Predicted 3D model of RNase P RNA and transfer RNA as a complex of 428 nucleotides. It holds a member of the Rfam family "Bacterial RNase P class A". Its family is annotated with ribonuclease P activity, tRNA processing and dimeric ribonuclease P complex in the Gene Ontology. Rfam classes the family as a ribozyme. Rfam's curators write: Ribonuclease P (RNase P) is a ubiquitous endoribonuclease, found in archaea, bacteria and eukarya as well as chloroplasts and mitochondria. Its mean pLDDT, the model's own confidence on a scale to 100, is 77.
RNA sequence: GAAGCAGGCCGGGUGACCGCGGCGCGCCCCAGGGUGCGUCGAGGAAAGUCCGGGCUCCACAGGGCAGAACGCUGGGGAGAAUCCCAGGCGGGGUGACCCGCGGAAAGUGCCACAGAAAACAGACCGCCGAGAGGCAAGGGUGAAACGGUGAGGUAAGAGCUCACCAGCGCCGCGGGCGACCGCGGCGGCUCGGCAAACCCCGUUCGGAGCAAGGCCAAGCAGGAGGCAGGGGCUGCCCGCCCGCCGCGAGGCACCUCCGGGUAGGCCGCACGAGGCGACCGGAGACGGUCGUCCCAGAGGGAUGGUCACCACUCGCUCCGGCGAGGACAGAACCCGGCUUACAGGCCUGCUUCCCGA
RNA sequence: GCGGGUGUAGUUCAAUGGCAGAACGUCAGCUUCCCAAGCUGAUAGUGCGGGUUCGAUUCCCGUCACCCGCU
Numbered sequence: 001g002a003a004g005c006a007g008g009c010c011g012g013g014u015g016a017c018c019g020c021g022g023c024g025c026g027c028c029c030c031a032g033g034g035u036g037c038g039u040c041g042a043g044g045a046a047a048g049u050c051c052g053g054g055c056u057c058c059a060c061a062g063g064g065c066a067g068a069a070c071g072c073u074g075g076g077g078a079g080a081a082u083c084c085c086a087g088g089c090g091g092g093g094u095g096a097c098c099c100g101c102g103g104a105a106a107g108u109g110c111c112a113c114a115g116a117a118a119a120c121a122g123a124c125c126g127c128c129g130a131g132a133g134g135c136a137a138g139g140g141u142g143a144a145a146c147g148g149u150g151a152g153g154u155a156a157g158a159g160c161u162c163a164c165c166a167g168c169g170c171c172g173c174g175g176g177c178g179a180c181c182g183c184g185g186c187g188g189c190u191c192g193g194c195a196a197a198c199c200c201c202g203u204u205c206g207g208a209g210c211a212a213g214g215c216c217a218a219g220c221a222g223g224a225g226g227c228a229g230g231g232g233c234u235g236c237c238c239g240c241c242c243g244c245c246g247c248g249a250g251g252c253a254c255c256u257c258c259g260g261g262u263a264g265g266c267c268g269c270a271c272g273a274g275g276c277g278a279c280c281g282g283a284g285a286c287g288g289u290c291g292u293c294c295c296a297g298a299g300g301g302a303u304g305g306u307c308a309c310c311a312c313u314c315g316c317u318c319c320g321g322c323g324a325g326g327a328c329a330g331a332a333c334c335c336g337g338c339u340u341a342c343a344g345g346c347c348u349g350c351u352u353c354c355c356g357a
Numbered sequence: 358g359c360g361g362g363u364g365u366a367g368u369u370c371a372a373u374g375g376c377a378g379a380a381c382g383u384c385a386g387c388u389u390c391c392c393a394a395g396c397u398g399a400u401a402g403u404g405c406g407g408g409u410u411c412g413a414u415u416c417c418c419g420u421c422a423c424c425c426g427c428u
Base pairs, nucleotide, nucleotide: 001353002352003351004350005349006348007347008346009345010344012310013309014308015307016306017305018304020041021040022039023038024037025036026035027034028033029032043328047339048338050337051336052335053334054333055209056208057207058206067205068204069203070202071201072087073086074085075084076083088101089100090099091098092097102200103199107198108197109194110193111192124139125138126135127134128133147165148164149163150162151161152160166190168187169186170185171184172183173182174181175180213267214266215265216264222258223257224256225255226254235252236251237250238248239247240246269300274293275292276291277290278289279288280287281286312325313324314323315322316321358427359426360425361424362423363422364421367381368380369379370378375411382400383399384398385397386396387395404420405419406418407417408416
C1' cells in the first nucleotide's frame, strides 16, 4: 500500500424568529378556556409483533393423555427467553475468523435417475472349477457401494491370518466442575444417509390481553317510599247507578331514595429489573458500592418550519469562492431479547499478500 | 390489540421431496377471396433472501405483498 475479519460508537452543531403538545406559576374573562413566563418534548431501531416477562382480570383438588416449544457443557440474566459470555466437538476458510449441535447399534418409513446391487447380503461382466458349485480381487454408475495399504495364504479369492493405519465398542489410568481430551490394553473385523420424515428420550408450558382492569356517573327502563295528626291544596284516569257537590282504600304524572350500569368523564399512565459517572470484583457475559439526575405522555392527533454561521459529502472553479445535498424511520401500558430497514462517518484489535529500510 | 390463510405461465388452477403441467390467452404457419371456427408449432413461471437434504414448488427460518376472522 492492497484485500479482508471481528468488535464498539455517532446518526450533524450553535444562534435568531414563527408555531405545536404536557407540566408548574401568574393574570384575564369566569369554571371552561385564553394569555404571559419558566421547564420538558422520539429512536437505534420508537418498526415487525417473532419470543420472554412485569401488570391486570378470569379459571383452578390431584394425576394422566393429546398438543406445542426447546435440546453439547459450565456460567450470566428477573434465576424468563429461539438471549448473552466462556468452553467442547464437528464442518468451512491460507488466515484473522465464521457456521452448526440430543438419539439412526428402539421401531416404522424414504433414498429418483444411473448402476449388477441402495441397506441386506446379493452377483451383471468377470475369476476358479470337467461339472455341481465356490468367490468378491478387477470393471463402471452414483450424492452415497459393505474398511485402507502391504505381506502370507488359495484352484480362484476373501480380515481367512498377520503388521501398520482409520473407525466403533468395552476396561483401566491420568487431566478437566463438566461437555470432553490424552495414554495403554482387549474385542469382533467394520455397523450407509435422512429425525428442518414419523418417532424415542429429557425439560418447560392454564387462558386472555391496557379496547386488560378499576372509580364516578346524565338520560331511558327497574325497585322501594311519599306514613300519623293539624292546616292548605295541583292536573288526569278509576270507583261510589248517571250529572253536580263531596268522599276515597287505588293508579299515573310528580318528589325522595336504592341497585346494576349506557353515553360521558377520570384513573391505570410515566420513579423504572431507570439513565449517567467513578471505584471495586470477575477471563468474560455480568455483579456490587457510592455519587448524581428526573428524562415525552397525546383528542390516545404535539414533538415542526424558515434564515444565518460552522462541520461533512458531491459538482464547478479564474483557487478568492459558488451551487447542490442530508439515510431508515417515527412513541401510545412498560421492560428484556431477536429480526428486519438504514445516506454517511469515526474508533479499536487482528489476518493475508506486495513494496521499502 | 389478538389470531388464521394464500402467493406457481398474461389469467384460472394442478403437481408423494425426484424432468413443473392443463385449459383459456399471445405469436407464427396452414386452411379461406377475407374474417371466424379448425389444424400444427412456439411462448413464458414456483413472491424474495438464506438454510436442511444427494436433490426443495413441497420441509425450516427470515422478509414482502394480499385476503379473512375476533375484540